């Protein structure tokens, strides 16, 4: 300097060709227990890494930046 992946809940990852964002584990509260784990129910946590553009709508489509891996020189 150039050429690809990848950026989504605290962590690990889904999101099926553009139509209101979800799952495990983790944290809260109940239940359950003498009490703690285990199990069962519920709850909160996200403007999708950033700007911007297309559209009636964008996480998802294009352009730039950013970081992080990684190939080439």
């Nucleotide at each position: 300097g150039g050429g690809g992946a990848u950026g989504u809940a605290g962590c690990u990852c889904a999101g099926u060709u553009g139509g209101u964002a979800g799952a495990g584990c983790g944290u809260c509260c109940g239940c359950c227990u003498u009490g703690c784990a285990c199990g069962c129910g519920g709850a909160a946590g996200g403007c999708c890494a950033g700007c911007g553009g297309u559209u009636c709508g964008a996480a998802u489509c294009c352009g730039c930046u950013c970081a992080u891996c990684u190939c080439c020189a």
Transfer RNA from a Candidatus Altimarinota bacterium, 73 nucleotides, folded computationally. Its mean pLDDT, the model's own confidence on a scale to 100, is 81. It matches the Rfam family "tRNA". Rfam links the family to the GO term triplet codon-amino acid adaptor activity. The family's RNA type in Rfam is transfer RNA. The sequence was found in a public genome assembly.